[in-house]
Context: one part of a larger RNA
Molecule: small-subunit ribosomal RNA, 5' domain
Organism: uncultured bacterium
RNA sequence: GGAUGAACGCUGGCGGCGUGCUUAACACAUGCAGGUCGAACGGACUUACGUUGAAACCUAGUGAUAUGUAAGUUAGUGGCGGACGGGUGAGUAACGCGUGGGUAAUCUGCCUUGUACUGGGGGACAACAGUUAGAAAUGACUGCUAAUACCGCAUAAGCGCACGGGAUCGCAUGAUUUUGUGUGAAAAACUCCGGUGGUACAAGAUGAACCCGCGUCUGAUUAGCUGGUUGGUGAAGUAACGGCCCACCAAGGCGACGAUCAGUAGCCGGCCUGAGAGGGUGAACGGCCACAUUGGGACUGAGACACGGCCCAAACUCCUACGGGAGGCAGCAGUGGGGAAUAUUGCACAAUGGGGGAAACCCCGAUGCAGCGACGCCGCGUGAGUGAAGAAGUAUUUCGGUAUGUAAAGCUCUAUCAGCAGGAAAGAAAAUGACGGUACCUGACUAAGAAGCCCCGGCUAACUACGUGCCAGCAGCCGCGGUAAUACGUAGGGGGCAAGCGUUAUCC
Numbered sequence: 001g002g003a004u005g006a007a008c009g010c011u012g013g014c015g016g017c018g019u020g021c022u023u024a025a026c027a028c029a030u031g032c033a034g035g036u037c038g039a040a041c042g043g044a045c046u047u048a049c050g051u052u053g054a055a056a057c058c059u060a061g062u063g064a065u066a067u068g069u070a071a072g073u074u075a076g077u078g079g080c081g082g083a084c085g086g087g088u089g090a091g092u093a094a095c096g097c098g099u100g101g102g103u104a105a106u107c108u109g110c111c112u113u114g115u116a117c118u119g120g121g122g123g124a125c126a127a128c129a130g131u132u133a134g135a136a137a138u139g140a141c142u143g144c145u146a147a148u149a150c151c152g153c154a155u156a157a158g159c160g161c162a163c164g165g166g167a168u169c170g171c172a173u174g175a176u177u178u179u180g181u182g183u184g185a186a187a188a189a190c191u192c193c194g195g196u197g198g199u200a201c202a203a204g205a206u207g208a209a210c211c212c213g214c215g216u217c218u219g220a221u222u223a224g225c226u227g228g229u230u231g232g233u234g235a236a237g238u239a240a241c242g243g244c245c246c247a248c249c250a251a252g253g254c255g256a257c258g259a260u261c262a263g264u265a266g267c268c269g270g271c272c273u274g275a276g277a278g279g280g281u282g283a284a285c286g287g288c289c290a291c292a293u294u295g296g297g298a299c300u301g302a303g304a305c306a307c308g309g310c311c312c313a314a315a316c317u318c319c320u321a322c323g324g325g326a327g328g329c330a331g332c333a334g335u336g337g338g339g340a341a342u343a344u345u346g347c348a349c350a351a352u353g354g355g356g357g358a359a360a361c362c363c364c365g366a367u368g369c370a371g372c373g374a375c376g377c378c379g380c381g382u383g384a385g386u387g388a389a390g391a392a393g394u395a396u397u398u399c400g401g402u403a404u405g406u407a408a409a410g411c412u413c414u415a416u417c418a419g420c421a422g423g424a425a426a427g428a429a430a431a432u433g434a435c436g437g438u439a440c441c442u443g444a445c446u447a448a449g450a451a452g453c454c455c456c457g458g459c460u461a462a463c464u465a466c467g468u469g470c471c472a473g474c475a476g477c478c479g480c481g482g483u484a485a486u487a488c489g490u491a492g493g494g495g496g497c498a499a500g501c502g503u504u505a506u507c508c
Stems, first nucleotide, its partner, number of pairs: 001508004006504005013380006019373002021338001026336003030333003035080003040077002043074009056062002087291003096216008106208002111204008119153001121151002128143006159184011189196002217263003224254003229251006266288004270281004293314005316327004344370001346369003352366001353364004383413004393404004417449001420443004427435001452497005457478003463492005473480002
């Protein structure tokens, strides 16, 4: 000098764009943050319009009940989505990340393309009704019922598996293709008749998984480490390779090119600095990883060993009728605590995007916006011209003056910003605007409402007076102060930066 997610002191007009718990991965009151589909299904309820017409009545009708059509609502079964999006950085020195390859060792819902099908049956369980246990959470028993829920059967162009034959090719294990025999496995319908689905196979796309080369902090005052350990054979398991797991066999494997142990740490694109080489750093934004009170486990599923799912254990908190139950903000706000320190229990789904749905639409603290904070960067303003009686005041003085100083006053103007009033975009393809009566435009109006902070011995731009008297104090370094201190304190003056200015901390 530059930089910061900064803090502190003094001060503070406006706007735009960003940014804001770096500490306790501490504990959390309250609200919201994941639903949706009635065009899969049986019910239930409501409304409208019909048909029916018990009882009663004054025979006009009102109208119980039953039933049909249409529209709507939805507790339950069922489907898809809750594996995305959002948060945090505790752990991790590792194929975690970065980079370059590999899978002849793999899977892939929704989507796209193509081919072939979508036949015929069965038995349940919710809801519901009844009984019943419990304070509650939640159940238990009996009975009825539907489906795109569940289970057999048939079919198999193509496909899988097993055993063979041929051709082509490859870096070994082998790959591709063709063919023979045997064998195995599917499905679901709905409809407003337009479509939307379902099954199998092949290909694509997307996503994921695994493997390898290289790189990736410090310590030797850590030198030896290792028993599923290293390899083989076989079997188990997986989507798949593999000591991944198991039985047997062999005795190996790693290490001064730093194993093991210990400490620290999420990694990267980037960011800061620097002429560069480097050094530092990993907030915000983007990619990957890991985690979801702590530890363990699997279930479902195309995908999880799952933040707002399940089970077990532990700590903590809450409810209880003491028998037993409920919970998980490192989602958005918010509270307590910790701290030098970090915001609103806001508005809206209008846009972008995500989930569901045929659609209308519904949901979304993602997101878009608004609020708070000079926390940062950028822009603007706090007036412009004229004005010498060089006014007054103040400071100083050699008492003549000098400085403040064209500064002020006065006169003439202007209106950016703020304030007042009015009109009124784009973001939205026809409609739909939270922001917002905002941005922006116009008009009237008044110089009014808007300047501070640090420094002045040298480094280093800027000097005098008074007070103090090695005291009080200053200080980044050198050093000032013991009676004329340009270095302390105050004043006048001056210098620098400016809605900021200084200080502290950290990095180059």